[in-house]
């Protein structure tokens, strides 16, 4: 220098004028102070605080989510490390990563055969015919060729009539023992000629985790109307105390996605559905946080604990804006050998909080840093 790769940080700033919202101080004034949009505020794919909803514990089944080990978290399908499979010459990168010897299903088409799956073309031993080259049967074989995404473990030497784990070495597959790691799993040695390939983002089996609804959740105030109206269902028994209201206890019903079990909670006015009227007001919920920022340890790292310091939107149909001017990054032209100068563009990228946090995924003009591989060249 150049290519690659993985992180990160930026996407404006100063000033003057006028306008906005909220927060504090003054206020018979119209004024001062501060503060005011994201790294994704996006999608709504996860997890969650909060809220409410008579269900809550165990157990089991149904449904639905995770899927290698180990760590971190409030929690997760995130995130960090390892560990196996697969790309890359490396740096890195991908991975819907448990189980095919519980079972079922699939693998078109081509092709003899596609999983208790085979002989098209062929190779061989006798036999027969042929002048000969070749042909024909019988039998043996799957080593070579073909088809196919895949073809009855790979390569090699030996054997054979020709061949085949038919023997044999290595690999590779199973099983065992030792070592080494928490561990997923690696490594030695032995032992076996050795189970029928894949696909589970096919059914399914194993393991582990799982109320619902949502801030338009839900609460207070305050008005109003018609405590309407029809149809249905359920409205329950025993005893005791009490002047009643009412209260206890038993039993039965009702309550969860079903089922058992222990406990609760209702049970004289509820409870479904259709029609039909009224309130569409004000207020909380509404911003102090699983927070930001620095130092210090621990820790490979995610992250975790101490100190300190700060408070950084809360709007309610929706504030954070508009104009000037000058700098700044950067783009355009032009002058110059270069340094540098003029002139002109510049909220010009994706994009606007709506109860808040942790993630992941999508979109980004433009510029700047840092790691770490590669290739070249120089000293």
């Nucleotide at each position: 220098u150049c290519a690659g790769u993985c992180g990160g940080c930026u996407g404006g700033g100063c000033g003057g004028c006028c306008g906005c919202g909220g927060c504090g101080c003054a206020u018979a004034u119209c004024g001062c102070g501060u503060c005011g949009a994201g790294g994704a505020a996006a999608g709504u794919c996860c997890g969650g605080g909060c809220u409410c909803c008579a269900c809550g514990g165990a157990g089991a089944c149904a449904c639905g989510g995770u899927g290698c080990c180990g760590g971190u978290u409030a929690a997760c399908g995130g995130c960090c490390g390892g560990c196996g499979g697969g790309g890359g010459c490396g740096a890195c990168c991908c991975c819907a990563g448990g189980g095919a010897a519980a079972g079922u299903g699939c693998c078109a088409c081509a092709g003899a055969g596609a999983a208790g799956a085979g002989a098209c073309c062929g190779c061989u031993u006798c036999g027969g015919c042929u002048c000969a080259c070749g042909c024909c049967g019988c039998a043996g074989c799957a080593a070579g060729g073909g088809u196919g995404a895949a073809a009855a473990g790979g390569u090699g030497c030996g054997g054979u009539a020709a061949g085949a784990g038919c023997g044999c070495a290595c690999c590779g597959c199973g099983c065992u023992u030792u070592c080494g790691g928490u561990a997923a799993c690696g490594a030695a040695a032995g032992c076996g000629g050795c189970a029928c390939g894949g696909c589970a983002a096919a059914c399914c089996c194993c393991a582990c985790c799982g109320g619902g609804a949502g801030c338009a959740a839900a609460g207070c105030c305050g008005a109003a109307u018609a405590g309407g109206a029809a149809u249905g269902g359920c409205a329950g028994c025993g005893g005791g105390a009490g002047a009643a209201a009412u209260c206890c206890c038993g039993c039965g019903a009702u309550c969860c996605g079903u089922c058992u079990u222990c406990g609760g909670a209702u049970u004289c006015g509820c409870u479904a559905u259709u029609c039909g009227g009224g309130u569409u007001g004000g207020c909380u919920g509404c911003u102090u946080g699983a927070g930001g920022c620095g130092g210090c340890g621990c820790g490979c790292a995610a992250g975790c604990g101490c100190c300190g310091u700060c408070c950084c939107a809360g709007a309610g149909g929706a504030a954070u804006g508009g104009c000037c001017g000058c700098c700044g990054c950067g783009c355009g032209g032009g002058a110059g050998c270069a340094a540098u100068c003029c002139c002109g563009c510049c909220u010009u990228a994706c994009a606007g909080a709506a109860c808040c946090c942790g993630g992941c995924u999508u979109a980004c003009a433009g510029g700047c840093c840092g790691g770490c591989u590669g290739a070249u060249g120089c000293u």
Molecule: Bacterial RNase P class A
Organism: Hyphomicrobiales bacterium